[in-house]
């Protein structure tokens, strides 16, 4: 200097005016303060909070699946192992069981799991045809080639995403884990490691693949949301007929089991009314700082701050300086124009997806110079 890997910060600033929403204060006039995000979003996961039994058995059903650890959990985070991908920095990944059973494995293909014989290779047996040798001339036996039965063969062709491990030697009629080395896989001991796993050694040789197919181990899950759910003032009444209930009504939002313990449901006529108000509502698994434990994720001790709370929804608009981009100009002065993605609504922790631009640290690869 090109080319990349990873990780963090930021997200215009400053000022006058004029507004909108909140907390205080107030002589009521107004004055002070604070007032959107790195994701506030998609609402996909985990929780707190609230009501239904103090959320309780059981079956259904869902999730989640390597190991260790971190947390209120979690599918989140860290640290590791195994697998792929990159020269590499460094990335990716729902990574339990296929020797528990059952399913399916499209085309193609002879056969796709009780695996298979199309071609091709072998030997044998029958016929046919040829060649040489022997012969008593009738034939005999051996050889080579065609065609056709019954048979061996997974080396070789061919088909397929995948054809019962791979390469090599031996063996053989020809083959074949059929025998042998050495790798894959498998099961045993021994060493490492809290484990996943790894390293050695020994054996007998072999078992396709698919579990985001049923299932099958293991481990978690109750249901509904802040319109949750309480309170204020009139009001949801009081009445009439039926029907069902302490031999259990309403209710626990799949069934059941248990739990509660007296109203429930259908006509009949009647009354009231606002798209009411306040709490929930913002101090919390809080931000910062600094000490200490931990490899880290985070954990704990001190000190500090006070940091939005609307309810159709406030957080905006105008003007000037400067900073930023783009054009024009000459890379100057100067002009003239732009402003990413988005925007709170019970709170958190998390993953995801969206962003114009701008800075920064660490590493990698390669190329030139000292």
């Nucleotide at each position: 200097c090109a080319a990349g890997g990873c990780g963090g910060a930021c997200g215009g600033g400053c000022g006058a005016c004029c507004g909108c929403c909140g907390g205080g204060c107030u002589u009521c006039g107004g004055c002070u303060c604070g007032g959107a995000g790195g994701a506030a979003a998609g609402u996909c996961c985990g929780g707190g909070c609230u009501c239904c039994a103090u959320a309780g058995g059981g079956c259904a059903g869902g999730g989640c699946g390597c190991u260790g650890g971190g947390u209120a959990a979690c599918a989140c985070c860290c640290a590791g192992u195994c697998g792929g991908g990159g020269c590499g920095a460094c990335c990716c990944g729902a990574a339990g069981g296929a020797a528990a059973g059952u399913g399916c494995c499209a085309c193609a293909g002879a056969a796709a799991u009780g695996a298979c014989a199309c071609c091709g290779c072998c030997g044998u047996c029958g016929c046919g045809a040829g060649g040489a040798u022997c012969u008593c001339c009738g034939g005999a036996g051996c050889u080579u080639c065609g065609c056709g039965g019954a048979g061996g063969u997974a080396a070789g062709g061919g088909u397929g995403a995948a054809a019962u491990g791979g390469u090599g030697g031996g063996g053989u009629a020809a083959g074949a884990g059929c025998c042998c080395a050495c790798c894959g896989g498998c099961g045993g001991c021994c060493g490492g490691g809290c484990g996943a796993c790894c390293g050695g050694c020994c054996g007998g040789c072999c078992a396709g693949g698919u579990a985001a197919a049923c299932c099958c181990c293991g481990c978690c899950c109750g249901g509904a949301g802040c319109a949750a759910g309480a309170c204020c003032a009139a009001a949801u009444a009081g009445g009439a007929g039926g029907g069902c209930g302490u031999u259990g009504a309403a209710g626990c939002g799949g069934c059941u089991c248990g739990c509660c313990g007296a109203g429930c449901c259908c006509u009949c006529g009647g009354g009231u009314a606002g798209c009411g108000g306040u709490c929930g509502c913002u101090g919390g698994a809080g931000g910062c700082g600094u000490c200490g434990g931990g490899a880290a994720a985070c954990c704990g001790g001190c000190g500090u701050c006070g940091c939005a709370g609307a309810u159709a929804g406030a957080u905006g608009g105008u003007c000037g300086c400067c900073g930023c981009c783009c054009g024009c100009g000459a890379c100057a002065a100067g002009c003239g124009g732009g402003a990413a993605c988005a925007g709170a609504a019970c709170c958190c922790g998390g993953c995801u997806u969206a962003c114009a631009g701008u800075c920064c640290g660490c590493c990698u690869u390669g190329a030139c110079c000292c």

The RNA shown here (Bacterial RNase P class A) has 370 nucleotides and comes from a Candidatus Dormibacteraceae bacterium. A source record names the gene rnpB. The sequence is in RNAcentral, with records from ENA. The coordinates come from a structure-prediction model, not an experiment, and the mean pLDDT is 77. Rfam family: Bacterial RNase P class A. The family's RNA type in Rfam is ribozyme. Rfam's curators write: Ribonuclease P (RNase P) is a ubiquitous endoribonuclease, found in archaea, bacteria and eukarya as well as chloroplasts and mitochondria.